[in-house]
The RNA shown here (c-di-GMP-I-UAU riboswitch aptamer) has 80 nucleotides and comes from a Deltaproteobacteria bacterium. Rfam family: c-di-GMP-I-UAU riboswitch aptamer. Its Rfam clan is "c-di-GMP_I riboswitch clan". Rfam links the family to the GO term cyclic-di-GMP binding. Its mean pLDDT, the model's own confidence on a scale to 100, is 80.
RNA sequence: UAUAAACAAGCCAAACCACAGGCGACUGUGGGACGGAAAGCCACGGGUCCGCUUAUGAGCGGACAGCCGGGUUCCCUGGA
Numbered sequence: 001u002a003u004a005a006a007c008a009a010g011c012c013a014a015a016c017c018a019c020a021g022g023c024g025a026c027u028g029u030g031g032g033a034c035g036g037a038a039a040g041c042c043a044c045g046g047g048u049c050c051g052c053u054u055a056u057g058a059g060c061g062g063a064c065a066g067c068c069g070g071g072u073u074c075c076c077u078g079g080a
Stems, first nucleotide, its partner, number of pairs: 011036002016031006034066001040072003044069003047064008
C1' cells in the first nucleotide's frame, strides 16, 4: 500500500401514526424500524415528481442525496 471475515460500541431511520409548515412534490418534530458503511454533506449530469407559463414541443421555478452516476469529508476493529 492492497484485500477478507468476525466481535463490540456508537450513528442514521422506510412504511405507517400524531402535530406543525407548504398550492403541491415534500419538509420539520415526536413515536416507529424496512433497511443503510457514507442512508454524512453538495442538485453538477441523468432520472422521477410538483407548480406556473405556453399550447404539445417546450420554457421557467421547485422537491427528492433512502433512484443511478459524480464531487468532497468521515466512525470502530485490525489477523495474515
Lineage of the source: Bacteria > Pseudomonadati > Myxococcota > Myxococcia. The sequence was found by an Rfam model in a public genome assembly.